Parts: sequence; C1' cells; structure tokens
RNA sequence: AUCUCGAAAAGGCAAAGUUGGUGAAAGCCAAUGACGCAAAACUACAGGGGCUACGGUGUUUCAGUACACUAGGCCAGCCAGUUACCGAA
Repeated sequence: AUCUCGAAAAGGCAAAGUUGGUGAAAGCCAAUGACGCAAAACUACAGGGGCUACGGUGUUUCAGUACACUAGGCCAGCCAGUUACCGAA
C1' cells in the first nucleotide's frame, strides 16, 4: 500500500411516530425523534426487484360508474454497481 475485516476513538447518517409544506398517489422536503447503519454516501430507461396509477388504453356503467392493464411518477434504509473516512486483531 492492497484485499479481507470491524476492536477503540473522533466525526457522520437517521427508521417508525408526530407537526408543517408539497404531490392525484406512491413518495419527497423541513423540524422533531432514534429503530438501526462501516458505506444508511452517490447511481433509478439502457442490471434484477418493489411502490403508485394523475394521464392513457381496454372492458363496463344511466354516470370517471366499476374493474383490469400501463411510467412520461417514485423507492439506493431490498439486492446490485461506483467511490470513500478511521485503523486494532
């Protein structure tokens, strides 16, 4: 120094819930809060997987009335890819 690894210390992130904002929804943002995290950093057509269905399509109905399908919407704290702090065994 590299790979593997995760003791110590420093520093970091922040689930659920709550409040406010935003959005059709999923979700996102801020505050609060800490379940956890050694990548809980970054990457979302062009890896897999998952969520939603405004709009669209089809069927249906007296009626966007009901159902199904469908990302131009999302999730990186599901796996994955890329890069990275500290340094005992």